[in-house]
RNA sequence: AGAGUUUUUUGAACAGUCGCUGGUAAAAAUCGCAAGGUUUUACGAGAGGAAAGUCCGGGCUCCAUAGAGCAAUGAUGCUGGAUAACGUCCAGUGAGGGAAACCUUAAGGAAAGUGCAACAGAAAAUAACAGCCUAACAAGGCAAAGGUGAAAAGGUGAGGUAAGAGCUCACCGCUAUUAUGGUGACAUACUAGGUCAAUGCAAACCCCAUCUGGAGCAACACCUAAAUACAAGAAGGUUAAGACUGCUCGUCGUCUUCUUAAAUUGGUGGCUUGAGGUAUAUAGUAAUAUAUAUCCUAGAUAAAUGACUGUUUUUAACAGAACCCGGCUUAUAGAUUAACUCUACAU
RNA sequence: GCGGGCGUGGCGGAAUUGGCAGACGCACCAGCCUUAGGAGCUGGCGGGUAACCGUGCAGGUUCAAGUCCUGUCGCCCGCA
Numbered sequence: 001a002g003a004g005u006u007u008u009u010u011g012a013a014c015a016g017u018c019g020c021u022g023g024u025a026a027a028a029a030u031c032g033c034a035a036g037g038u039u040u041u042a043c044g045a046g047a048g049g050a051a052a053g054u055c056c057g058g059g060c061u062c063c064a065u066a067g068a069g070c071a072a073u074g075a076u077g078c079u080g081g082a083u084a085a086c087g088u089c090c091a092g093u094g095a096g097g098g099a100a101a102c103c104u105u106a107a108g109g110a111a112a113g114u115g116c117a118a119c120a121g122a123a124a125a126u127a128a129c130a131g132c133c134u135a136a137c138a139a140g141g142c143a144a145a146g147g148u149g150a151a152a153a154g155g156u157g158a159g160g161u162a163a164g165a166g167c168u169c170a171c172c173g174c175u176a177u178u179a180u181g182g183u184g185a186c187a188u189a190c191u192a193g194g195u196c197a198a199u200g201c202a203a204a205c206c207c208c209a210u211c212u213g214g215a216g217c218a219a220c221a222c223c224u225a226a227a228u229a230c231a232a233g234a235a236g237g238u239u240a241a242g243a244c245u246g247c248u249c250g251u252c253g254u255c256u257u258c259u260u261a262a263a264u265u266g267g268u269g270g271c272u273u274g275a276g277g278u279a280u281a282u283a284g285u286a287a288u289a290u291a292u293a294u295c296c297u298a299g300a301u302a303a304a305u306g307a308c309u310g311u312u313u314u315u316a317a318c319a320g321a322a323c324c325c326g327g328c329u330u331a332u333a334g335a336u337u338a339a340c341u342c343u344a345c346a347u
Numbered sequence: 348g349c350g351g352g353c354g355u356g357g358c359g360g361a362a363u364u365g366g367c368a369g370a371c372g373c374a375c376c377a378g379c380c381u382u383a384g385g386a387g388c389u390g391g392c393g394g395g396u397a398a399c400c401g402u403g404c405a406g407g408u409u410c411a412a413g414u415c416c417u418g419u420c421g422c423c424c425g426c427a
Base pairs, nucleotide, nucleotide: 001343002342003341004340005339006338009335010334012312013311014310015309016308017307018306020046021045023043024042025041026040028039029038030037031036048318052329053328055327056326057325058324059323060216061215062214063213067249068248069247070246074211075210076209077208078092079091080090081089082088093107094105095104096103097102108207109206113205114204115201116200117199129146131142132141133140134139154172155171156170157169158168159167173196174193175192176191178189179188180187181186220269221268222267223266231260232259233258234257235256236255242252243251244250276295277294278293279292280291281290282289283288348426349425350424351423352422353421354420357373358372359371366410375391376390377389378388379387393400394399403419404418405417406416407415
């Protein structure tokens, strides 16, 4: 200098004027039957790394506090750890890719059972077509060389034989015991095994292990009594439709009667202090945890964050909260941190 | 917020227990027929000279993927 791998942060800045949405304080006025709301002034605050997709996990709320039996569905699937939890993250193991830095990995079970393996080929899983050997034939022995295919029942070499063959031996591979190391997945070493005959596919059904109740802030709770006539409680009866993911039971509800005073509408809460952020220290390889200090940072309900002026500037990416968190994935102009690999040249 | 489905030539639409992608219809192109046009009949019709590529896109499983799995993009429908 070139090529490449991984990774950090940021997401135009400053000043002024006017406006919009919450909060706090003060004073009045005003709308509404009411609950409750609105207006004015001052002070201070006001979108993101993904607010997105809604793909996972949880908090929160209600349903019988999460029902019983049978069974199905769904998810996950090497090991250890982190976490509120996870299908996420961290550290490893094995396998695959790359020259390397590094990257990818749904990675349990195929002698529990069922199924599939097109075409070609004798044969696709109880191998024998052509072929080799014995032999007059019948019949028998064999699986080495051939062709097919994605895949043909370990490979190479030697011995051996009628011809052959793990039939025997050496090496390589495979399987298993034992020992050592490791929490473990597993690794290494030694020894043994030729009954190393039984292929591949489970992102085919399935088996094994673990987990899984439902609905979702339009959840749900409270207040009001003008207009409307629903609604609630108790008792009885029923299981045809409905809810509790499938079926049976059970519960709720539906239906009838009686009693009561409540519900719809409207309004308020739920709503943002939280598994929170920042800094430091400690423990840990790390994810993360603990301690201390410090900070408060949108909360609307037709839904706010915009417009203009000036300066700098690369002329400005993707994109806009709606109950809240932890992840994943996707979109993203430009700038930027750190570590590493390979090649060439120079000193 | 919750749930379901779809994506294949220019258009519609087959291919489904994974096995030669594009059946069939419409449209289009060429020829025949006709004085001419229409209708009718015959043939062709994804891209590429070919090898080969091609089922929204990117990966994976498998000998083999339109089909199975994962992610993602776009569209449609239902419920509250």
Annotation: This is a predicted complex of two RNAs, RNase P RNA and transfer RNA, with 427 nucleotides together. Rfam match: Bacterial RNase P class A. It is annotated as a ribozyme. The prediction has a mean pLDDT of 76.